A computed fold for a 135-nucleotide RNA, annotated as FMN riboswitch aptamer (RFN element). Rfam family: FMN riboswitch aptamer (RFN element). Rfam describes the family as follows. The RFN element is a highly conserved domain that is found frequently in the 5'-untranslated regions of prokaryotic mRNAs that encode for flavin mononucleotide (FMN) biosynthesis and transport proteins. Its family is annotated with FMN binding in the Gene Ontology.

RNA sequence: AUUCGUCUUCAGGGCAGGGUGAGAACCCCGACCGGCGGUACAGUCCGCGAGCGCUUUGGCGUUGAACCGGUGUGAUUCCGGUACCGACAGUGACGGGCCGGCAGCGGCCCCCAGUCUGGAUGGGAGAAGAUGCGC
Numbered sequence: 001a002u003u004c005g006u007c008u009u010c011a012g013g014g015c016a017g018g019g020u021g022a023g024a025a026c027c028c029c030g031a032c033c034g035g036c037g038g039u040a041c042a043g044u045c046c047g048c049g050a051g052c053g054c055u056u057u058g059g060c061g062u063u064g065a066a067c068c069g070g071u072g073u074g075a076u077u078c079c080g081g082u083a084c085c086g087a088c089a090g091u092g093a094c095g096g097g098c099c100g101g102c103a104g105c106g107g108c109c110c111c112c113a114g115u116c117u118g119g120a121u122g123g124g125a126g127a128a129g130a131u132g133c134g135c
């Protein structure tokens, strides 16, 4: 220095403010956030993890989104500009449908959260370190 084994620790962020309203982190305006490895520094490139489905328990499938200009040997990664995306379950004042009522209104159903609640004091891509054997 490297390979393999064992062990330890670590390993995800975010609705300010305003509008409507009896009431909203859920509707509207707006604000804010960005796991791991690779590569010229990446939420949007390549690969992986988490979730979900299947499984002969080895794995397999599924899983979102970016362009333009500039600098440079090199950047979909930097700089400038303008965009876009966000598992599963729950809740849910907009909206839609149906029904009842003369009416104010009431009942039922469907739909609605990247940021709320939950699985999760979990798991994990991996990162750092300790140690042992061999070469």
Base pairs, nucleotide, nucleotide: 004132005131006130007129008128009127010126017029018028019027031115032114033086034085035048036047037046038045043084044083051062052061053060054059066082067081068080069079070078088118089117090116095110096109097108098107099106100105